This is a predicted structure of a 125-nucleotide RNA (FMN riboswitch aptamer (RFN element)) from Actinobaculum sp. 352. Rfam family: FMN riboswitch aptamer (RFN element). Its family is annotated with FMN binding in the Gene Ontology. The RNAcentral record of the sequence draws on Rfam.
[in-house]
C1' cells in the first nucleotide's frame, strides 16, 4: 500500500415581486444542484441513493434484510492529446403527502434513511 472484519464521525441546496377573497404553489423575474465513475473538473454521460410499489426471508412484536419494479433533463461553438465535465452561448429538469389556489425553493414524514466519504483498531497479504 491492498484486502477482510469491527468501531466511530461526517453525509442536500434554493424566493422575491405582481394579481387575487385566498398562491413563497399561478404569472414575472431570480435562485439551487446528493454520491461514485470518467483520457480533464458533470443537476442533463454511465451507475448509485432518497420517495413509492411487489415478492421472498428473519422476528412474538416493533422492526429489519435481500431481490426486483418505478425513477427527470443538453445542445452548439472554442481550446486541447483527451472535455455532452473546462471556456463562451443558448436550453432543459426536479419524488411523495399537505395547502383558502396548482410547489425543485413553504410545511411534513425526517432529531429518519442514505449512496458514499474520512478516521481508528484487529487480522491477512
Nucleotide at each position: 500500500g491492498u484486502c477482510a472484519u469491527g468501531u466511530c464521525c461526517c453525509g442536500g441546496g434554493g424566493a422575491c415581486g405582481g394579481u387575487g377573497a385566498a398562491a413563497c404553489u399561478c404569472c414575472g423575474u431570480a435562485c439551487c444542484g446528493g454520491c461514485g465513475g470518467u483520457g480533464a473538473g458533470a443537476g442533463u454521460c454511465c451507475g448509485c441513493g432518497a420517495c413509492c410499489c411487489a415478492g421472498c426471508c428473519c422476528g412474538g412484536a416493533a422492526g429489519g434484510g435481500c431481490u426486483g419494479g418505478c425513477u427527470g433533463a443538453u445542445c452548439c461553438g472554442g481550446u486541447g492529446a483527451a472535455a455532452u465535465u473546462c471556456c463562451g452561448g443558448a436550453a432543459c429538469c426536479g419524488a411523495c403527502a399537505g395547502u383558502a389556489a396548482g410547489a425543485g425553493u413553504c410545511u411534513g414524514g425526517a432529531u429518519g434513511g442514505g449512496a458514499g466519504g474520512a478516521a481508528c483498531a484487529u487480522g491477512a497479504u